[in-house]
RNA sequence: UAGGCAAGGCGUUCUAUCGCCAACCUAAAGGCUGGAGGAAAGUCCGGACAGCAAAGGGCGCUGCACUGUGGAAAGCACAGAUAGGUGAAAGUUUAUGGAGCGCGUAACAGAAAACAACCGCCUCUGCAAAGGGGUAAGGGUGAAAAGGCGGAGCCAAGAAACCGCCACGCGUGUCGGUGACGGCAUACGGGUACGCACCUGCAGGCUGCAAGGCCAAAUAUACCGGCAAUUAAGGGUUGCCCGCCCGCUGUCGGGGGGUAGGCUGCACCAGAUAAAUGAUAGAAGCCUCUUCGGGGGUACAGAAUCCGGCUCAUAACCUUGCCGAAGUG
Numbered sequence: 001u002a003g004g005c006a007a008g009g010c011g012u013u014c015u016a017u018c019g020c021c022a023a024c025c026u027a028a029a030g031g032c033u034g035g036a037g038g039a040a041a042g043u044c045c046g047g048a049c050a051g052c053a054a055a056g057g058g059c060g061c062u063g064c065a066c067u068g069u070g071g072a073a074a075g076c077a078c079a080g081a082u083a084g085g086u087g088a089a090a091g092u093u094u095a096u097g098g099a100g101c102g103c104g105u106a107a108c109a110g111a112a113a114a115c116a117a118c119c120g121c122c123u124c125u126g127c128a129a130a131g132g133g134g135u136a137a138g139g140g141u142g143a144a145a146a147g148g149c150g151g152a153g154c155c156a157a158g159a160a161a162c163c164g165c166c167a168c169g170c171g172u173g174u175c176g177g178u179g180a181c182g183g184c185a186u187a188c189g190g191g192u193a194c195g196c197a198c199c200u201g202c203a204g205g206c207u208g209c210a211a212g213g214c215c216a217a218a219u220a221u222a223c224c225g226g227c228a229a230u231u232a233a234g235g236g237u238u239g240c241c242c243g244c245c246c247g248c249u250g251u252c253g254g255g256g257g258g259u260a261g262g263c264u265g266c267a268c269c270a271g272a273u274a275a276a277u278g279a280u281a282g283a284a285g286c287c288u289c290u291u292c293g294g295g296g297g298u299a300c301a302g303a304a305u306c307c308g309g310c311u312c313a314u315a316a317c318c319u320u321g322c323c324g325a326a327g328u329g
Base pairs, nucleotide, nucleotide: 003323004322005321006320007319008318009317012284013283014282015281016280017279018278020035021034022033024031025030037300041311042310044309045308046307047306048305049208050207051206052205061204062203063202064201065200066080067079068078069077070076081096082095083094084093085092086091097199098198102196103195104194105193106192118139119138120135121134122133123132124131125130147166148165149164150163151162168189169188171186172185173184174183175182176181212264213263214262215261221256223254224253225252226251227250228249234246235245236244237243285298286297287296288295289294
C1' cells in the first nucleotide's frame, strides 16, 4: 500500500410549466404559507390512551433468566464476566439462574453411548472343540468410551484401590474488582453431554383507534296519551262468587334503544370520506462505458392515533478509529 474490521453520516440539487391536499386572506377571480422516511415497511416487543373486568390473597397458565449502568418499560441499548467456535490480526459469533431425585435423546460405526467385555489378558471346567467367571492396563469403532501422566506394589490378571504431580468440581481463607469473576494457599470429591419435567426469582387481567365518545335518517317498534270500533278469549286483585282494573284492532301524536350516515378521538407548520404530498422538460452533481462525438445509471421505498425499540430492504458517496498475513520498498 492493495485489502480488511468497527462506529457513524448522507441518501441528490436547482429552474420552468401544468396539477393535487390543508390552513389563512379575499365579495370574487385569485393570493400566500406548509405538505413523507431512515426505514413511513414487517406488525415482532414495550408503553401512552380507551373500553370491559377487578375488595384483598392464593393456585394454575404464559414469558424471561451471567454482571454492572442507563431506561417508564421491553424478545431494549452500552460496557463487561466465564466457556466455546472462527480469523494472521483488528475483530466477530454462540451459550449462560438452581439441581446428587425423575423422564427422554446420543445419527453412522461399534460388543457397549451409561446398571459397558468384541478382540486381548487372567482363571476355572474340559483330551479337544467350546463354555463359565474375573479384568477397562492394551487393540479396534466413534464427535464423544467413563479424568490425565508418572511411580511403587498387591494380585490369577487388573483397576477409578495406594503414592506424587496436573486438570476438573465444590468448600474455606486471603488479595484484586461496584459486580459477574479472577490470582494465590489449602481441605474434600469421583460414571459424560444435551433437552424436558422440577425448583427459585422477576414480569404479565382481557381487548385494541374497526378502541371509545357524541349526533342521528328511512323502515319496523318497546312504552305513553287522545279518538274510533269491538264487548270475546285471557290476566291481576284472596281458594270461590260478585265487583273493580288491565287487556284486543285501527288511526293520530309523543317517545327510547339500535341501523345507514355524520362529527370526534386525530396531530402545537403533513394528515384523511381507502387516503393529497405529483407529472413533464432543461441544467448541475456523482458513478460508469467510450470509436472522445456521446451513451447509460442515480437505490430501498410511500405517513393513517401517537411514542420507545427490534427485525428486514437499501445504488452511489463521505468521515473517524483500528488491523495489517502474503507481496514490494